This is a predicted structure of a 476-nucleotide part of an RNA (small-subunit ribosomal RNA, 3' major domain) from a wastewater metagenome. It matches the Rfam family "Bacterial small subunit ribosomal RNA".
[in-house]
Context: one part of a larger RNA
This record gives sequence, C1' cells and structure tokens, in this order.
RNA sequence: UGACGGGGGCCCGCACAAGCGGUGGAGCAUGUGGUUUAAUUCGAAGCAACGCGCAGAACCUUACCUACCCUUGACAUGUCUUGGACAGAUUUCAGAGAUGAGAUCCUCUCUUCGGAGCCAGGAACACAGGUGCUGCAUGGCUGUCGUCAGCUCGUGUCGUGAGAUGUUGGGUUAAGUCCCGCAACGAGCGCAACCCUCGCCUUUAGUUGCCAUCAUUCAGUUGGGCACUCUAGAGGGACUGCCGGUGAUAAGCCGGAGGAAGGUGGGGAUGACGUCAAGUCCUCAUGGCCCUUACGGGUAGGGCUACACACGUGCUACAAUGGUGGUGACAGUGGGCAGCGACACAGUGAUGUGAUGCUAAUCUCUAAAAGCCAUCUCAGUUCAGAUUGCACUCUGCAACUCGAGUGCAUGAAGUUGGAAUCGCUAGUAAUCGCUAAUCAGCAGGUAGCGGUGAAUACGUUCCCGGGCCUUGUACA
Repeated sequence: UGACGGGGGCCCGCACAAGCGGUGGAGCAUGUGGUUUAAUUCGAAGCAACGCGCAGAACCUUACCUACCCUUGACAUGUCUUGGACAGAUUUCAGAGAUGAGAUCCUCUCUUCGGAGCCAGGAACACAGGUGCUGCAUGGCUGUCGUCAGCUCGUGUCGUGAGAUGUUGGGUUAAGUCCCGCAACGAGCGCAACCCUCGCCUUUAGUUGCCAUCAUUCAGUUGGGCACUCUAGAGGGACUGCCGGUGAUAAGCCGGAGGAAGGUGGGGAUGACGUCAAGUCCUCAUGGCCCUUACGGGUAGGGCUACACACGUGCUACAAUGGUGGUGACAGUGGGCAGCGACACAGUGAUGUGAUGCUAAUCUCUAAAAGCCAUCUCAGUUCAGAUUGCACUCUGCAACUCGAGUGCAUGAAGUUGGAAUCGCUAGUAAUCGCUAAUCAGCAGGUAGCGGUGAAUACGUUCCCGGGCCUUGUACA
C1' cells in the first nucleotide's frame, strides 16, 4: 500500500421489512445429472451452467454409431499428358445408396495456325482436408462485480524509501454531483449532458389516412374539405426559471404557484481502471502438437427423442372472482408474391374446392379476457385434462423409430402443496390474448405488442451485496 475481521462509524440497493403473485406437492413440456446404449456428438458447472450455444435434430442439419465405398481427394493453386467444347437434357441395367457399366440428343471462342482460353479423364508430387488436442500459448467477441462511483496522471510539496498528498475533512447529491475549507494546483478515463423513444403545443404536408360544415351513399361510398384524428419532417417546451421557508450569505433541501410534464418527467442505448489463468480453438481467425488409403471425403440406415431415478426452468390445473351454452364490443407491434388470402360452397371439425383484392396507411393475416342472458350448486363434480383406442386432416421423396392438428370415445394424478426459496415499487405486479424471427411442417421457449389493471413501503435492528472513512493483523 492492499486484502481480510462473527472490529467501529456513515450511506445505498425489491437487501430486509410491508404487500401481491409464484416455485417446492400433481400431470405434462423442456434442459441437466445419472444410468443405459453400437451411438445416445460436443460444449456450458455457485451467484455469472441447467427453455444455455439450439431464431426451431423425421432425411438434411450432424459433429456420434453401424455398414458399404473413395484416396491429389467434396474444395484451392501449380507441373506433365490424353481428349474434347465443357456444361446440359433424356434414358437402360446392378445396387440400400454413394457408385459402377452403358445408350441417345445437343455440342465452342480467339488465333500471327505455333498455340492460347475453357472443361473433363489420367500420372506423380508439392499440397488440400481435420467440429482432432491445448481458451493454462492467443486475437476477436462475451459474461460478472455493476450503470456500482469509482480509477488514474502531470507539476509541486512531504517522506531515506515503499509511498503519501491531491481523492482526506464540514455539508450536499442518484453520482469523486456540487459548495466550503485545506500543500496543493490542474488534468484525463468514468458520472451527467449531447443520441433514440413516450407524454404537451406550434408549424409544414394531406394520400392509401381523417370527416366538423354542405350534398350523396348500404357503406367516408362519391363530390367536397384538411378543421379534427393520424402519419412524419422541422421547431417550441423544464432551467430549481419564479415565490416562501431552511441552510453558512454557499451547494442544496422542504413547501407552493403556474404548467401536458417538476426537480434525473418515464423508458432505452451507452458499461471507467480492473477482477474471476471466468466462457468460447464447435462462429471466425490463429501459434504449437497430432492424423494423412485416415482423426480426411461420400452414401444408406440408426442415434442426438433411450429411462428404476435426482435437480433446474416453464405450462396446465386443483375450480363458483369458476365451468358450460348463447349473445356480443374494443387494440397495437409486426408479416405477406414459391406469399397473405377476403368471400362463397362442402365438411361436426382439422381442412378442402373455386376465387375478388393486394409488391400493401389501399388488400389480407386479425383478437382474447371484459360485459349481458341462461344453467351447474360444492361433488373428484357439467372441475381438471394426462393416458389410451378408433377414424381422419395437413406439410413433406418420406411422419415406424420420431411431426403438428381434428372428431368420437376413454377420463389418471390433482381438493392450494414440508423444510426451504423466487419475482415485483405503477401503467409495475397479476391477468388476457396478438405478432414476429427460426421455419416445408413443428412453440408450453424466445423477442416484441397492445387490452384489463392492483396492494404495500412504519422503517434500516437483522440477512445478502456494494461504496467511503477509520482500526487490528503471526496474511501478500
């Protein structure tokens, strides 16, 4: 100087407390461990691994296993040689296919006529290739402490020196934020602001958007209009600016006015010096090592989907604030041409057939919970829906291993969950649906979107994590 302390002081955070809803019990989904297996590919491991890499394993993917094949190779550059345009299209036989053996059609450019270009076969090498090892050789990227308020430097001063000072102290702040003081004076990286978005107003512009006034229509449908809504460009607006109190006359704090918004207005992006030899050699790049008729390459089938069990994360429930039947209103983000599909018809239904419109503010995907009426009357039930049987639908060469959906039948556990444990402070929790990426098909996951919409916070004694000062130390 640090680090540590079941030392001290001050302070903060959904850290506790106050509340609301969960997990832990059940069934199922999903990931992991374990076990099994020819293989169940590999990685991730307290927080910070475990719905993680995987924004989607039937084949492919695929790295694993079994079997069958290839060896200058599926891919790149170079040499020699043979042939011809190469490529492409059709097709026969063998085979699980890769592949092997054929058949038919089609068939170049430039040229100094030497050849060159292009492609295929062959030969020998250089080499290719490796999701093989090492993340403790690395780059890059990422997680974490933590959006915590810290981390440093120059000059000066002090100290023999390591170092100290500044950065400590008194206040204050979300903040090393600001003020005052001070052997310090300044500066840098962080904080804040500048950026995006939501909330208010003005202005510009009105089509595909909108409709107050005037006509018109089944209908903003048409004429008309751009006032309003909305869209998307440019501005304004909030600064402790004003008033009162308090404070040290300061920084600030408390209350008030005006205001759409008030003291960082809400949300996002933004992550200092560093820590964990944290993670990743299987994104990519790369040193070293290793394989080279195989640890490379191709193909078919299987596996990654196994199942006495254990754990994590979710979904659905256990019901009356509910179930069922009927009725019935209202979104936003987004997507759409190998697409979205209105509408009509067929079907109990998944869906099928035909098909207007739309490369989209034009057409389309496109709501649910809520509300109202009726019924059920506390039961393993008109709760719950696992499991299983039969019959179908769709995607796709192909749903046996191993997809999703529909109808009929079946109707398991489950009556609110031990110890323990998680999230959340407002348009939040809870609850309801919708969209998108991936994607032929497959969403209980993820990323977004809107609808309905709470309770509680006395407080900082305690638990956890963090910051500053100080103290002790046989630690570095």
Its mean pLDDT, the model's own confidence on a scale to 100, is 82.
The full RNA is in RNAcentral, with records from SILVA.